[in-house]
The RNA shown here (c-di-GMP-I riboswitch aptamer) has 74 nucleotides and comes from Desulforhopalus singaporensis. The sequence was found by an Rfam model in a public genome assembly. Taxonomically the source falls in Desulforhopalus (Bacteria, Desulfobulbia, Desulfobulbales, Desulfocapsaceae). Its mean pLDDT, the model's own confidence on a scale to 100, is 82.

RNA sequence: GAAAGAUAAAGCCAAACCUGCCGCAAGACAGGGACGGAAAGCUACGGGUCUUUAGAGAAAGCCGGGUUGCCUUU
Repeated sequence: GAAAGAUAAAGCCAAACCUGCCGCAAGACAGGGACGGAAAGCUACGGGUCUUUAGAGAAAGCCGGGUUGCCUUU
């Protein structure tokens, strides 16, 4: 540097739901919680989805693309 992710290890993230709080809403944030995750890190670029006061917004844990990265094996 490349490929792979069955087991293991070290750590990591945290669905539903509950509480608080912000927002018209989709939803965001914080705490609890753990269904899951090998990029469930980042990015709305393509498709699709959701909301809307129709101006615009939301979601990366829908799929694809881009980009960075831990561990193990070869």